The RNA shown here (transfer RNA) has 74 nucleotides and comes from a Candidatus Peribacteria bacterium. The source organism's lineage runs through Bacteria, Bacteria candidate phyla, Candidatus Peregrinibacteriota and Candidatus Peribacteria. The sequence was found in a public genome assembly. Model confidence (mean pLDDT): 82 of 100. Rfam family: tRNA. Its family is annotated with triplet codon-amino acid adaptor activity in the Gene Ontology.

RNA sequence: GGGCGCGUAGCUCAGUUGGUCAGAGCUCCGGACUUAUAAACCGGCGGUCGAUGGUUCAAAUCCAUCCGCGCCCA
Numbered sequence: 001g002g003g004c005g006c007g008u009a010g011c012u013c014a015g016u017u018g019g020u021c022a023g024a025g026c027u028c029c030g031g032a033c034u035u036a037u038a039a040a041c042c043g044g045c046g047g048u049c050g051a052u053g054g055u056u057c058a059a060a061u062c063c064a065u066c067c068g069c070g071c072c073c074a
Stems, first nucleotide, its partner, number of pairs: 001073007010026004019057001028044004050066005
């Protein structure tokens, strides 16, 4: 330098056929339970979906450029 993949909550990830509030598990916080703690139970907090721009009535999803990480080729 060329090709491919990935980037979504504190962590691990789903969602890529454009549409109906952006979700799950774990963590954390609170409640209830218990003599007490933990587990199991109930509830809650937390995101401008890597950045910018474009297409569209509408973008996590499509297009372009860039950034970061990984793999392959040279």